[in-house]
Context: one part of a larger RNA
RNA sequence: UCAUGGCUAAGGAACUAGGCAAAUUAACCCUGUAACUUCGGGAGAAAGGGUGCCAUCAGAAAUGGUGGCCGCAGAGAAAUGGCCCAGGCGACUGUUUAUCAAAAACACAUGGCUUUGCUAAAUUUAAUGAUGACGUAUAAGGCCUGACACCUGCCCGGUGCCGGAAGGUUAAGUGGAGAUGUUAUUACACUUCGGUGUAAGAAGCUUUGAAAUGAAGCCCCGGUAAACGGCGGCCGUAACUAUAACGGUCCUAAGGUAGCGAAAUUCCUUGUCGGGUAAGUUCCGACCUGCACGAAUGGUGUAACGAUCUGGGCACUGUCUCAGCCAUGAG
Numbered sequence: 001u002c003a004u005g006g007c008u009a010a011g012g013a014a015c016u017a018g019g020c021a022a023a024u025u026a027a028c029c030c031u032g033u034a035a036c037u038u039c040g041g042g043a044g045a046a047a048g049g050g051u052g053c054c055a056u057c058a059g060a061a062a063u064g065g066u067g068g069c070c071g072c073a074g075a076g077a078a079a080u081g082g083c084c085c086a087g088g089c090g091a092c093u094g095u096u097u098a099u100c101a102a103a104a105a106c107a108c109a110u111g112g113c114u115u116u117g118c119u120a121a122a123u124u125u126a127a128u129g130a131u132g133a134c135g136u137a138u139a140a141g142g143c144c145u146g147a148c149a150c151c152u153g154c155c156c157g158g159u160g161c162c163g164g165a166a167g168g169u170u171a172a173g174u175g176g177a178g179a180u181g182u183u184a185u186u187a188c189a190c191u192u193c194g195g196u197g198u199a200a201g202a203a204g205c206u207u208u209g210a211a212a213u214g215a216a217g218c219c220c221c222g223g224u225a226a227a228c229g230g231c232g233g234c235c236g237u238a239a240c241u242a243u244a245a246c247g248g249u250c251c252u253a254a255g256g257u258a259g260c261g262a263a264a265u266u267c268c269u270u271g272u273c274g275g276g277u278a279a280g281u282u283c284c285g286a287c288c289u290g291c292a293c294g295a296a297u298g299g300u301g302u303a304a305c306g307a308u309c310u311g312g313g314c315a316c317u318g319u320c321u322c323a324g325c326c327a328u329g330a331g
Base pairs, nucleotide, nucleotide: 001330002329003328004327005326006325007324008323010321011320014319019316027051028050029049030048031047036041038147052069053068054067055066056065057064058063070074082314083313084312085311086310087309088308089306090305094106095105111144112143113142114141115140116139122131123130124129148301149300150299151298153231154230155229158228159227160224161223162222163221164220167219168218169217173213174212178208179207181205182204185200186199187198188197189196190195232250233249234248235247236246259293260290271287272286273285274284275283
């Protein structure tokens, strides 16, 4: 000097990002116990008291009554809850990044949509086959939501999905009008009479090929948002002012309803007002000007729960004012 452990006057969070760490509390018995609540809880709430030994009485005993005794201390050591208030998030018990994250993330019971009639859908495989399931729509798969309470508004124009089949478009295939090449032959010209050149050209073969026909799909017509998603602007107006229930106008598929709101969402912003403090960028309650909340990408509440996050208080303390001493180990 470091590490670990122990003690500390007065103060008691002044420390610090933050009471981190430490301290307090603690067992058993008795009394007593609030808001709130899903009536189960909350609750060991909180807040108090007792605990040894001896004699005696009651009792079968456990145990209790009465009287007395000792110590600083009687759960005499060790082990063994600190508590309360308010708010956010997630209902809860669970699960998770083996080795920096345990959470508000995942899961969950609940709710909904959707697929599937059994050789089911779905998954797997090249295939046989297997799972689903030795199940059968109160079943099985997919997606979303996430206890419970009160609710869950408007938009189908876009994208997706479902249904429809009249019309338009559309592949291979079918079809084969016509065209191309080849030339038996014919015609014409030339000829050394042997042929040569040019033109036409049947059949066959070859290379192609128009019309017509031709499904789903797409276009089209409907439906569907607990499908993906979306849910306006400008101007004027009331007898103080301000504001605008009201009116006008443009655009849209429709213009955000209930509820909540400077919020895990608010930039301006330490918004403004109130509370708490001597003093509060945090916190709580309001306001609403929502840069850029909003209804199963769920909205708003919510008892209980949480090694969760945030703010406050009581108790307690070497966290600190401000350090000191002791023990053990290491250098």
About this RNA:
A computed fold for a 331-nucleotide part of an RNA from an invertebrate metagenome, annotated as large-subunit ribosomal RNA, domain IV.